A computed fold for a 365-nucleotide RNA from a Gemmatimonadota bacterium, annotated as Bacterial RNase P class A. The model forms 96% of the base pairs in the Rfam consensus.

RNA sequence: CCGGGGAGUGGGGCGGUCGCGGCCCGCCGGAAACGGCGGGCUGAGGAAAGUCCGAGCUCCACAGGGCAGACUGCCAGGUAACGCCUGGGCGCCGUGAGGCGACGGAAAGGGCCACAGAAAACAAACCGCCCGCUUCGGCGGGUAAGGGUGAAAAGGUGGGGUAAGAGCCCACCGCACCGCUGGUAACAGCUGGUGGCACGGUAACCCCCAGUCGGAGCAAGGCCAAAUAGGCGACGAGGCUCGGCCCGAGCCGUUCGAGUCGUGGGUAGGCCGCACGAGGUGGCGGGUGACCGUCAUCCCAGAGAGAUGACCGUCCGUCUGCUGCGGUAGGCGAACAGAACUCGGCUUACGGCUCCACCGGCACC
Numbered sequence: 001c002c003g004g005g006g007a008g009u010g011g012g013g014c015g016g017u018c019g020c021g022g023c024c025c026g027c028c029g030g031a032a033a034c035g036g037c038g039g040g041c042u043g044a045g046g047a048a049a050g051u052c053c054g055a056g057c058u059c060c061a062c063a064g065g066g067c068a069g070a071c072u073g074c075c076a077g078g079u080a081a082c083g084c085c086u087g088g089g090c091g092c093c094g095u096g097a098g099g100c101g102a103c104g105g106a107a108a109g110g111g112c113c114a115c116a117g118a119a120a121a122c123a124a125a126c127c128g129c130c131c132g133c134u135u136c137g138g139c140g141g142g143u144a145a146g147g148g149u150g151a152a153a154a155g156g157u158g159g160g161g162u163a164a165g166a167g168c169c170c171a172c173c174g175c176a177c178c179g180c181u182g183g184u185a186a187c188a189g190c191u192g193g194u195g196g197c198a199c200g201g202u203a204a205c206c207c208c209c210a211g212u213c214g215g216a217g218c219a220a221g222g223c224c225a226a227a228u229a230g231g232c233g234a235c236g237a238g239g240c241u242c243g244g245c246c247c248g249a250g251c252c253g254u255u256c257g258a259g260u261c262g263u264g265g266g267u268a269g270g271c272c273g274c275a276c277g278a279g280g281u282g283g284c285g286g287g288u289g290a291c292c293g294u295c296a297u298c299c300c301a302g303a304g305a306g307a308u309g310a311c312c313g314u315c316c317g318u319c320u321g322c323u324g325c326g327g328u329a330g331g332c333g334a335a336c337a338g339a340a341c342u343c344g345g346c347u348u349a350c351g352g353c354u355c356c357a358c359c360g361g362c363a364c365c
Base pairs, nucleotide, nucleotide: 001361002360003359004358005356006355007354008353009352012315013314014313015312016311017310018309020043021042022041023040024039025038026037027036028035029034045336049347050346052345053344054343055342056341057217058216059215060214064247065246066245067244069213070212071211072210073209074088075087076086077085078084089103090101091100092099093098104208105207109206110205111202112201113200126147127146128143129142130141131140132139133138155173156172157171158170159169160168174197175195176194177193178192179190180189181188182187221272222271223270224269231263232262233261234260235259238252239251240250241249279298280297281296282295283294284293285292286291316333317332318331319330320329321328322327
């Protein structure tokens, strides 16, 4: 210097003029709601997106138990919680910094493994090798070491043995179990011991094991005002609540009719919910880290068809041209993209800038 990896930031800053939304103050009008004028403060994101998880909050009664169903799946921590985050282990990718992981169980059982191949799992004989017979065409028996097929074919190398072979036997490796050492653990190591060694894979196939899970959602849910037909019909002794089913519980009802179904009419206006939060920022302390504790300080959108825009000056950044390398002229504020109950995450889209004690390459000293 170039490329990569990891982390951060966040669409410019400051000032002025005019114009929008919210809150507050003052004055004026008004019974009030509210309106006008003036002033102060404030006003879209890192993803606001997807609606995929988890919660807060609201209602269903006081939210119980079980089955089914769904989700998660190494260990240890963090968190309000999670399918998230951090650290570690193991596996895979990468020269590497790093990145990814659907990461419990195949010795409980079932299913599947196309085609090719002799054979795809209590699975095997096509070629080959060996033995016997032979009318010389072949037939019978043994074998799974060699070859072929395939993603995968009854552990690997070497030796012994055999008619030829085979863990048949042996050595070493691999594998399983046990023991010891280290570690909280997952797991790792051992010149340790035993065993010829269960008969391949696949569980984002069914399944088994462990753990978690009431339901619906701000169009939740309340208040006020207004209007109409709290209408009509059928069924009706049981019904309703809890996503499905069962038990239990509660409420309502049994001809003065609970409720279900159907049909018809009115209203769709205003206010609340609506932003002080598992909140932001800074210092100190603890921790490898996620994060935690403590002190100080700040209030930073609440629209309701849905607000934040335009202009000027200046600084900054960036791009292009020129350059006497001091600068100068002009353009731009680049992408992805706009809150709608809020928050913690994940995923997806994406340009510029900054940092790194990180990695690789090149050149020079």

NCBI's taxonomy places the organism under Bacteria, Pseudomonadati, Gemmatimonadota. It was read from a public genome assembly, where an Rfam model found it. Rfam family: Bacterial RNase P class A. By type it is a ribozyme. Its Rfam clan is "RNaseP clan". The prediction has a mean pLDDT of 76.